[in-house]
A computed fold for a 310-nucleotide RNA from an uncultured Flavobacteriaceae bacterium, annotated as Bacterial RNase P class A. It was read from a public genome assembly, where an Rfam model found it. It matches the Rfam family "Bacterial RNase P class A". By type it is a ribozyme.
RNA sequence: UGAGUAAAUCGCCUUAUCGCUACGUUUUAUACGUGGAGGAAAGUCUGAACACCAUAGUGCAACGCAGUGGUUAACAGCCACCGGCCGAAAGGUUAGGAAAAGUGCAACAGAAAGAAUGUACGGGUAAUGCCGUAGUGAAAUCAGGUAAACUCUGUGCGGUGCAAUGCCAUGUAUACCAGUGCUUGAAAGCGGCACGUUUGAUUGCUGGAGGGUAGGCAGCUAGAGUGUUUUGGUAACAAAGCACCGAGAUAAAUGAUAAGGGUCACGCCAAGGCGUGAUACAGAAUUCGGCUUAUAGAUUUACUUAAACA
Numbered sequence: 001u002g003a004g005u006a007a008a009u010c011g012c013c014u015u016a017u018c019g020c021u022a023c024g025u026u027u028u029a030u031a032c033g034u035g036g037a038g039g040a041a042a043g044u045c046u047g048a049a050c051a052c053c054a055u056a057g058u059g060c061a062a063c064g065c066a067g068u069g070g071u072u073a074a075c076a077g078c079c080a081c082c083g084g085c086c087g088a089a090a091g092g093u094u095a096g097g098a099a100a101a102g103u104g105c106a107a108c109a110g111a112a113a114g115a116a117u118g119u120a121c122g123g124g125u126a127a128u129g130c131c132g133u134a135g136u137g138a139a140a141u142c143a144g145g146u147a148a149a150c151u152c153u154g155u156g157c158g159g160u161g162c163a164a165u166g167c168c169a170u171g172u173a174u175a176c177c178a179g180u181g182c183u184u185g186a187a188a189g190c191g192g193c194a195c196g197u198u199u200g201a202u203u204g205c206u207g208g209a210g211g212g213u214a215g216g217c218a219g220c221u222a223g224a225g226u227g228u229u230u231u232g233g234u235a236a237c238a239a240a241g242c243a244c245c246g247a248g249a250u251a252a253a254u255g256a257u258a259a260g261g262g263u264c265a266c267g268c269c270a271a272g273g274c275g276u277g278a279u280a281c282a283g284a285a286u287u288c289g290g291c292u293u294a295u296a297g298a299u300u301u302a303c304u305u306a307a308a309c310a
Stems, first nucleotide, its partner, number of pairs: 001306010012261007020036006038281001042292002045290005050161004057195004063156004067081005082096001083094004097152002102150002104146002119134005165218004176208005187199003225244008262279007
């Protein structure tokens, strides 16, 4: 200097004017002050917090996981080690229990692909059976392969979801029809089935028809929180100290204009510099931990390898 591997950070900036919005102050005037979309907010794949269903039981089914250990609130995540495969290497990836419990699948080629196999040649035989070689093919003699095919084994596991849920106000029809049953029990118990169990009776329960409402508040952001230091640990991570508080909208705010810069690309100039164009993926809606996908460009660290120079 070139090529590569692994990890991390930023991802436009400043000023002015106007505008939107949350909170606070206040003379209650939008007057002032402090703030206002991410590393993935996306996908809705996954684990939980939280809320409700009864006190959430047992079994089956469905679904998830599958070498060993650790981590975590939990996980199909992450870390480490072993094994397999890829790579020259740094590293990457993981489809990692069971094929004698059973079923299924394998194009073409080949005589034939397994309760199959009358090919050709050789040996052997009275003859067949039988043995060996050759052809085809990934695989050819009670065959092996395949389970991210069905399945089996082990193990885990309630459900629904902030459109959950709770409160307030307003308004209507304490009205109508049908069925049912009264503890020997109808009906109900918010994924399915069975068992068990609980509640349960004339202002009951179920079904039908019909009427009213669609408003407001809470949930709603102080957390399994963020940053940093020390200790322990190979690491993921854990503990402790110090500091910080960084949207809460509701038809959905977080912007528009102007100027000057930054970065990148191309062209010219040829120490400088000038001109033109571009400036990624993309936008909160209960929250958090992961996974997957998209991403112009810039910077940093460690490692592998080739060549050259010293």